[in-house]
């Protein structure tokens, strides 16, 4: 890489745009604040493996943890499994 399965947590507030509308109000898009969530990534680090003058020094690194990212109605995304 392909195919399938695959969680969680406001479709919550306020502003701007554009569309519809006689208005009012409804869609959608950006922006902001608060409030959450953890299974892209990232940081951290609990343990692990090598060397070792046993000081140290290198490599990996948790579904543990932080919320930078990301993400809270559907889609979409998704660590992880299981087939090729």
């Nucleotide at each position: 890489c392909u195919c399938u399965g695959g969680a969680g947590a406001g479709u919550u507030c306020c502003c701007u745009u554009a569309a519809u509308u006689u208005a009012a109000g409804u869609u959608a898009a950006g922006g902001g604040g608060c409030a959450c969530c953890a299974a892209a990534g990232g940081g951290g680090a609990a343990g692990g493996c090598a060397a070792g003058u046993u000081a140290u020094u290198g490599c990996c690194a948790a579904u543990c943890u932080c919320u930078c990212a990301g993400g809270u109605a559907c889609c979409a995304g998704g660590a992880c499994a299981g087939a090729g």
Source information: The RNA shown here (Glycine riboswitch aptamer) has 84 nucleotides and comes from a Clostridia bacterium. It was read from a public genome assembly, where an Rfam model found it. The coordinates come from a structure-prediction model, not an experiment, and the mean pLDDT is 79.